[in-house]
Parts: sequence; structure tokens; C1' cells
RNA sequence: UGCCUAAUUCCGCGCCAUUCGCGGAAGCGGGGGACCCAAUUCAGGCCCAACGCCUGACGGGGCGAAUUGGCAUUCGUGCCAUAGGACACUUCCGAGUCCGAGCCCGUCAGCUAACCCCGCCGGCUUUAACGGAA
Repeated sequence: UGCCUAAUUCCGCGCCAUUCGCGGAAGCGGGGGACCCAAUUCAGGCCCAACGCCUGACGGGGCGAAUUGGCAUUCGUGCCAUAGGACACUUCCGAGUCCGAGCCCGUCAGCUAACCCCGCCGGCUUUAACGGAA
């Protein structure tokens, strides 16, 4: 100078501090949460029956692009591909390069107006930032 990401800006106080801590605001982002709609696992029992009740088994969910499959395996993992995602004003098309992780909740959450709660980290780059159209 720019890039990924929601992850930025401003104000006040503390303070060695523009950098750290606390508080506030704006902005960006995430979760919970009605009617209606959607949904109603499996086994056994109760019951005339039931989307009702009881017991047991299997759990389930969120952030994120990061999901799924195959092969190998010394079972630690490695490799290949893939849904999907990123790349210098913006969008579209083409080309090229890369990512395709990780973390959290804790038996619990569909959607969801009002309402309630939470986050604003971290990691890179420096003459190199492709071409065309609008």
C1' cells in the first nucleotide's frame, strides 16, 4: 500500500500507551425467541383410538466457504478428487494461483413479529497487483 475475516470508526476515563484495560455510541455480524406453517425416529407398554402418557435405545445443534466421496494405512495419518470459497474501484465473462480448516454448546434450540442475549478477534502483503466488456 493493499488482502482474508462480521471483526471497523468515534467519544470519555485509566494509563508508560495512537497500540493495553474499562465504559459508551454508531456501524457491521451472530444466536435465542409466538401465532401461522412445517415437523412428529425406532422398540415395548397403557388406551377403543390418538400427533396423548410411561420406559428404553439412537442423540441433537451453532459459527464458518470449509461439504462429500474414493484409495492407501504402520490406525498416527497420508494422497487424490469434490460441493463450496478467496485474489487490488464494482459487476459479468475468460485465464491463472490458492483455500476446501478449525472451534463452540452440552441432551437442548425448526421457521418466527415483539422482545432478549452475544461478537468486533486473528492471520498476511509491499513495485507486485492477468485479459476483455459494461